[in-house]
RNA sequence: GUGGCUGUGGUGUAGGGGUUAACACGUCUGACUGUGGAUCAGAAGAACGUGGGUUCGAAUCCCACCAGCCACCCCA
Numbered sequence: 001g002u003g004g005c006u007g008u009g010g011u012g013u014a015g016g017g018g019u020u021a022a023c024a025c026g027u028c029u030g031a032c033u034g035u036g037g038a039u040c041a042g043a044a045g046a047a048c049g050u051g052g053g054u055u056c057g058a059a060u061c062c063c064a065c066c067a068g069c070c071a072c073c074c075c076a
Base pairs, nucleotide, nucleotide: 001072002071003070004069005068006067007066010025011024012023013022018056027043028042029041030040031039049065050064051063052062053061
């Protein structure tokens, strides 16, 4: 340099145009317990990497850019 993949709560993931985003772990509160753990109940927490575009409607489709990863090319 070329091509590809990925980017969504604190962490790991799902969601592939249509009710303002789901699950697990973690966190917080409460119940239980002599205390803790475990268990049970509840709560908070992401507007989806950034900026544009398409659309009645975008996390989802298109373009550019940013970051990470992989392969290839070139040099040694």

Source information
Transfer RNA from a Chloroflexota bacterium, 76 nucleotides, folded computationally. RNAcentral holds the sequence, with entries from ENA. Rfam family: tRNA. From the family's description: Transfer RNA (tRNA) molecules are approximately 80 nucleotides in length. It is annotated as a transfer RNA.